[in-house]
RNA sequence: UCGCUGUUUCAGGGAUGGGUGGAACUCCCUACUGGCGGUCAGAGCCCGCGAGCCGCGAACGCGGCCGAUCCGGUGGAACCCCGGAGCCAACGGUCACAGUCCGGAUGGAAGAAACGGAGC
Numbered sequence: 001u002c003g004c005u006g007u008u009u010c011a012g013g014g015a016u017g018g019g020u021g022g023a024a025c026u027c028c029c030u031a032c033u034g035g036c037g038g039u040c041a042g043a044g045c046c047c048g049c050g051a052g053c054c055g056c057g058a059a060c061g062c063g064g065c066c067g068a069u070c071c072g073g074u075g076g077a078a079c080c081c082c083g084g085a086g087c088c089a090a091c092g093g094u095c096a097c098a099g100u101c102c103g104g105a106u107g108g109a110a111g112a113a114a115c116g117g118a119g120c
Stems, first nucleotide, its partner, number of pairs: 002119001004117007017029003031100002033089002035049004044087002052065005069085005091103003
């Protein structure tokens, strides 16, 4: 240094102001948010993963499903930068339909870091 391995820690944000209504942070206008790795250059919407949902299983797991972007500019190179205009967001709950409220969750996890071990 490289891959392998162990332990520990960390690992998701967001409803402002107004309208209707008996009642809405759920509807309407407006506002706000963006996990992880990768990609010639920094990505919610390019690729992959996690999360989530369904089925099977005692469990480890296995199988299936799984959202959304264009235009212009710069550049050798950008669906990643700059400008503009858009779009998307699990399940259960609720006096009324939820990306933002409550809950599973003091959970799990992609992965990140630190320290250690054996090996080459």
Predicted 3D model of a 120-nucleotide RNA (FMN riboswitch aptamer (RFN element)). Its mean pLDDT, the model's own confidence on a scale to 100, is 83. It was read from a public genome assembly, where an Rfam model found it.